This is a predicted structure of an 83-nucleotide RNA (c-di-GMP-I riboswitch aptamer) from Anaerosolibacter carboniphilus. Of the family's consensus pairs, 95% are formed in the model. It matches the Rfam family "c-di-GMP-I riboswitch aptamer". Rfam's curators write: GEMM was predicted in a large-scale screen for bacterial structured RNA regulatory elements. The RNAcentral record of the sequence draws on Rfam.

């Protein structure tokens, strides 16, 4: 600097439950809690998925402009180390 994450430090982040606010909903976020995570930092750009107020329809349904990066892949950034 490339490549990497078996060992070590010090840390870091926080799934489901629960429960306070929010939202139409899916989902957000605060608290508590530990499932796992070396990018579980960030970013909806590409697929996939949830959700369906509005809008469309006799009706079922069907539709992101809604949401998810802890689903995959992309893009930027980045901590210790070991080879």
């Nucleotide at each position: 600097a490339c490549u990497u994450g078996u060992a070590a430090a010090g840390g870091g982040c926080a799934a489901a439950g629960c429960u306070g606010c929010u939202g139409a909903a899916a989902g957000g976020u605060g608290g508590u809690g530990a499932c796992g995570c070396a990018a579980a930092g960030c970013u909806a750009c590409g697929g996939g998925u949830c959700u369906a107020a509005g809008g469309u329809g006799u009706a079922a349904g069907c539709u992101a402009u809604g949401a998810u990066c802890g689903c995959c892949g992309g893009g930027c950034u980045g901590c210790c180390g070991a080879u």